Model confidence (mean pLDDT): 83 of 100. A computed fold for a 1402-nucleotide RNA from an uncultured bacterium, annotated as small-subunit ribosomal RNA. Rfam family: Bacterial small subunit ribosomal RNA.

RNA sequence: AGAGUUUGAUCCUGGCUCAGGACGAACGCUGGCGGCGUGCCUAACACAUGCAAGUCGAGCGGGGAUAGUGAGGAGCUUGCUCUGAACUAUUCUAGCGGCGGACGGGUGAGUAACGCGUGAGCAACCUGCCUCUCACUGGGGGAUAACGCAUCGAAAGAUGUGCUAAUACCGCGUAAGACCACAGCGUCGCAUGGUGCAGGGGUCAAAGGAGGAAUCCGGUGAGAGAUGGGCUCGCGUCCGAUUAGCUAGUUGGUGAGAUAAAAGCCCACCAAGGCGACGAUCGGUAGCCGACCUGAGAGGGUGAUCGGCCACAUUGGAACUGAGAUACGGUCCAGACUCCUACGGGAGGCAGCAGUGGGGAAUAUUGGUCAAUGGGCGCAAGCCUGAACCAGCCAAGUAGCGUGAAGGAUGACUGCCCUAUGGGUUGUAAACUUCUUUUAUAUGGGAACAAAUGUAGUUACGUGUAACUAUUUGCGUGUACCAUAUGAAUAAGCAUCGGCUAACUCCGUGCCAGCAGCCGCGGUAAUACGGAGGAUGCGAGCGUUAUCCGGAUUUAUUGGGUUUAAAGGGAGCGUAGGUGGUUUGUUAAGCCAGCUGUGAAAUACUGUCACUCAACGACAGCCGUGCAGUUGGAACUGGCAGACUUGAGUGCACAAGAGGAAGGUGGAAUUCAUGGUGUAGCGGUGAAAUGUUUAGAUAUCAUGAAGAACUCCGAUUGCGAAGGCAGCCUUCUGGAGUGCAACUGACACUGAGGCUCGAAAGUGUGGGUAUCGAACAGGAUUAGAUACCCUGGUAGUCCACACAGUAAACGAUGGAUACUCGCUGCCGGCGAUAGACAGUCGGUGGCUUAGCGAAAGCGUUAAGUAUCCCACCUGGGGAGUACGCCGGCAACGGUGAAACUCAAAGGAAUUGACGGGGGCCCGCACAAGCGGAGGAACAUGUGGUUUAAUUCGAUGAUACGCGAGGAACCUUACCCAGGCUCGAACGGCAAGUCGACAGGAUAGAGAGACCUAUCCCUUCUUCGGACGACUUGUUGAGGUGCUGCAUGGUUGUCGUCAGCUCGUGCCGUGAGGUGUCGGCUUAAGUGCCAUAACGAGCGCAACCCUUGCUGUCAGUUGCCAUCGGGUAAUGCCGGGCACUCUGGCGGGACUGCCAUCGCAAGAUGUGAGGAAGGUGGGGAUGACGUCAAAUCAGCACGGCCCUUACGUCUGGGGCUACACACGUGUUACAAUGGAGAGUACAGAGGGAUGCCACCUGGCGACAGGGCGCUGAUCCCGAAAUCUCUUCUCAGUUCGGAUUGGAGUCUGUAACCCGACUCCAUGAAGCUGGAUUCGCUAGUAAUCGCGCAUCAGCCAUGGCGCGGUGAAUACGUUCCCGGGCCUUGCACACACCGCCCGUCAAG
Repeated sequence: AGAGUUUGAUCCUGGCUCAGGACGAACGCUGGCGGCGUGCCUAACACAUGCAAGUCGAGCGGGGAUAGUGAGGAGCUUGCUCUGAACUAUUCUAGCGGCGGACGGGUGAGUAACGCGUGAGCAACCUGCCUCUCACUGGGGGAUAACGCAUCGAAAGAUGUGCUAAUACCGCGUAAGACCACAGCGUCGCAUGGUGCAGGGGUCAAAGGAGGAAUCCGGUGAGAGAUGGGCUCGCGUCCGAUUAGCUAGUUGGUGAGAUAAAAGCCCACCAAGGCGACGAUCGGUAGCCGACCUGAGAGGGUGAUCGGCCACAUUGGAACUGAGAUACGGUCCAGACUCCUACGGGAGGCAGCAGUGGGGAAUAUUGGUCAAUGGGCGCAAGCCUGAACCAGCCAAGUAGCGUGAAGGAUGACUGCCCUAUGGGUUGUAAACUUCUUUUAUAUGGGAACAAAUGUAGUUACGUGUAACUAUUUGCGUGUACCAUAUGAAUAAGCAUCGGCUAACUCCGUGCCAGCAGCCGCGGUAAUACGGAGGAUGCGAGCGUUAUCCGGAUUUAUUGGGUUUAAAGGGAGCGUAGGUGGUUUGUUAAGCCAGCUGUGAAAUACUGUCACUCAACGACAGCCGUGCAGUUGGAACUGGCAGACUUGAGUGCACAAGAGGAAGGUGGAAUUCAUGGUGUAGCGGUGAAAUGUUUAGAUAUCAUGAAGAACUCCGAUUGCGAAGGCAGCCUUCUGGAGUGCAACUGACACUGAGGCUCGAAAGUGUGGGUAUCGAACAGGAUUAGAUACCCUGGUAGUCCACACAGUAAACGAUGGAUACUCGCUGCCGGCGAUAGACAGUCGGUGGCUUAGCGAAAGCGUUAAGUAUCCCACCUGGGGAGUACGCCGGCAACGGUGAAACUCAAAGGAAUUGACGGGGGCCCGCACAAGCGGAGGAACAUGUGGUUUAAUUCGAUGAUACGCGAGGAACCUUACCCAGGCUCGAACGGCAAGUCGACAGGAUAGAGAGACCUAUCCCUUCUUCGGACGACUUGUUGAGGUGCUGCAUGGUUGUCGUCAGCUCGUGCCGUGAGGUGUCGGCUUAAGUGCCAUAACGAGCGCAACCCUUGCUGUCAGUUGCCAUCGGGUAAUGCCGGGCACUCUGGCGGGACUGCCAUCGCAAGAUGUGAGGAAGGUGGGGAUGACGUCAAAUCAGCACGGCCCUUACGUCUGGGGCUACACACGUGUUACAAUGGAGAGUACAGAGGGAUGCCACCUGGCGACAGGGCGCUGAUCCCGAAAUCUCUUCUCAGUUCGGAUUGGAGUCUGUAACCCGACUCCAUGAAGCUGGAUUCGCUAGUAAUCGCGCAUCAGCCAUGGCGCGGUGAAUACGUUCCCGGGCCUUGCACACACCGCCCGUCAAG
């Protein structure tokens, strides 16, 4: 000192939360020791029991006990026993009396107060005991307790009567003095007044005791002091205004009373005052302070322990006694409660110390001692003292000590944990070696705290004091401390480990269980839950909870804000208040400085000392920022007095204006009325309808009526405080501006309350009502439409008067003053004339400098720099709501919360995405066309359903003739059944068995796998064994089981769209921007120009393949122009490589040329040339990224799961099911056709378990023969086309499904479940609803051919090949998709977003 959290990211505002410290604490886990301090915060709840205030016999009279003496008496054993008045000594004390029980101790209920704090005052007071001074203490009297007797009562207690004492009580004498009244002189003071001296008059004292004595202790009066108290005042002392008025003893006066004392303290009379926005009164809460906690401080919070003050003592009230009380352990009365009772009546008060119950999360022993300190009484000894000092209990706090120290690595073994299996970690930790003994245990020694007093004695002198000697007194305590012995021996936990915040892995769990201070973790790989290992922090403690301060500048005095984040009052006038121009003098309230008093001690701070240290403590110093007094100063603020003119105001002159009020007046329009013309509609809308109209509308003309509003001018125009103000004229009237500088002389600014004004709508009363028009009605729209649209239409809109008092009443910006660069418009004045100005004043706009601001922006009209005053804000929601009060006729307005709830809400700006926003552009995107799909039948895929199983995956575009380029078995993953378990394959190690093991063949059972039986073959050797097989064990298996949301790889899509980025620089607080934007251009971020950008990369293009033209090289299996030979015919043969062709290498095209346009890039042209022209056609090639897109079943792979099964083998079945729905296709519905006959022309591929010429047979599928071909050589039949014939519009000579029969072929095997052939059968279907798909040229359409897979094939699919071969594109408004720029945005999972209301359930 900060950090986390709003966002995709950013800056800001703003709240919430955390890290720190503290505690009279409590709870959880744990616990070795002693020191010091603390310990009912709740029920001021109720209390059993004991103790907490007594003492004095040297005040008094009695009484008792003990010891002694003992008059007298009794008994008899005549010297003993017993009794015993009186006296002496010692001792005890019920009563009278004195002093003390007003201190000490407890508690905080009450109290918002002179209660407390601080500083003053008392000339308005008291003060026992104590100290000092002066004086006195004479002489009498009458009672009363105790006690005796009697009585009452259960008791507590009471009564009567009789006796008696005092330091108890009462007169008398004395009277320095005090007090009272009278009167004189002096002096002092802030008023009343105080004080000194002197005068006479009145009133008022006393107590004795001890002692042999000296003497001591007392008593009385007076004065002074000290101490303690009482009263008064200034200032300070919580919250609420949703408490605004309170007050009759109330405020004051006079007089009397009361008191120690002032005073309405009380009373009588008189006056009508007193307090209050500087917060009275009322309500709530609370003992106050020194201090304590926190904080840098200012502050904020607290008021335990210790100290000061106050208040209280079961609740309320009252007095008595006394120096002092309205009295905690006194009295009386009343209330509640408890107890006793003989029912008549009594007793009691723990908020003293212990203790009990209760309450509560929670707070201790019914301990010891008066040894010390202190208190009461006493001459004293002494007695009393739950004050106090000690001990006990509690980690409840604080400081200290310990649980060992040093060495010790192959970093041992084992275990736990992790692992890539190599190891790592626990860990110098342990073991082991050496050492120490604090603590512990045992034994022994052993304090300080004690000095005084007392007692005995001695000495000194001033004869009652001091010193000295001896002696007495210790609870704690045999404690602290010291020594010796033993031996590492007796002693470690708690919390945390996602970020904040130091510390990480595994397992379990699977949005469950749980965690959490905030953000947030957990839905199968959780560093966040639970456990473990490890680590981190602190440590006899550690965490949690509650509370306070801090961080929070988040109430801002220090130290905040108000355009948009919360926040400027709607505006003006103005009261109180606050603030205030220049100058002179004075004053000294503020202010500054010195000094004085006070600010208790303790605490805090600094230093020293001292318990072994520390804590604790002792001493000293400083501080205590305050208050009061006093002395001085006079700059500034204030007060007083004077002067000034620049602020402000007045005057004179000029000119501007929708400023206001009242009255008058004008034309256009609208509607209505009347009349004319005129005829069928008008009106209205996106389209309609309601409405209106033949009873004559609309339209048009004329005349008239009514009310309201003022076209053009008209404008960032003007005026006004704001609201607001607009035809014209008149009257009345407010304000501002400019010029002059005559007058006043600070008269000013702001302004809480207050008063006034205040749009629209609304309210009341009365008018008015043309238009428009809430409500309402009807018509439409719509799923609905209580709306938008239309037709009507009431209140209202207008006027007068009165209320209301609010608006996004906005510049979302309060008013005033001063200062701070400029440029450029407009409005109103003035000056000046060089028709020139940087002239000047006021206003109203735009842009901008500095500066400010979170930014947007503001910027002399500030949101800049400053001063003054007012208003307002303090997270979002609840809520401008509720309640209360005020106002209002009402509507409603003003003021204005809380509970509860959230972790955000919000501002500005950025990048995207999005928009039924805009601009530009593209694409078979639309349009223009051609052909299809959707209807039928079939094929195929999917959904659904079914099933033992119908294996699995793919699901908008981007799944659905997809994985599958080929499911009868196999495939196969699914189902049923039967087998195997080192297993269907391979390897390592160990042991054993065997070379008739294995392999091959045959046979039997069996559905087969498999099992059983028989036969054949039957290794090498250096004898150690090798090799092989099998068995057993073990280790690696195996899994199309799960997770494509753990992954690699691959793929689809946006999209072959033109984009996506980087470096440096620059701009911005930053996210980010710029570059990549703009203009033109392009298929293209393709180029050119411009340019705070300059360059570069991935994409585009090009490079690659193919096709189109051509050259060259090569020439067989290709070709045949020329020469020759030959055939029925054919490059058939010799020969040749010219041509075609094949396939290598080249050329060619580049807007290169011309013209027009253009700066250029480039565009255009029936341009030229050219095979090809502007990328020539086609392909391959797919940027950054998106969809957690697809695939764990192609493969690979992490994790999880199965292991006589989720592995593996086999037979059979299934993947081919079938009410139905969808996708993709095939064939058709026919005449541009079908059928028959004839007939021509390809390309690209494939071929040895193959393609098969040719021949024969069969109607045919095919079969039987059989040449050639491992291929430019042989083989694999092109069809549509064309020609002719026929059919003649029909369910047909269309169409071919379905079904029956007969066959062929492949294959162990065509039943489920193959293809093909022939014969027969001949279904639906006559061009297909909404909707929808493909295609821009060798394309669509149409025709056939080939290939892969493959035994065969369900192929109408897929991939290729060639043949024939069109139509159309005006164009970019619209639909879809995309690109760039811009704009809005409350979206960012990004419009399939976000979000509002209602209803239902909880």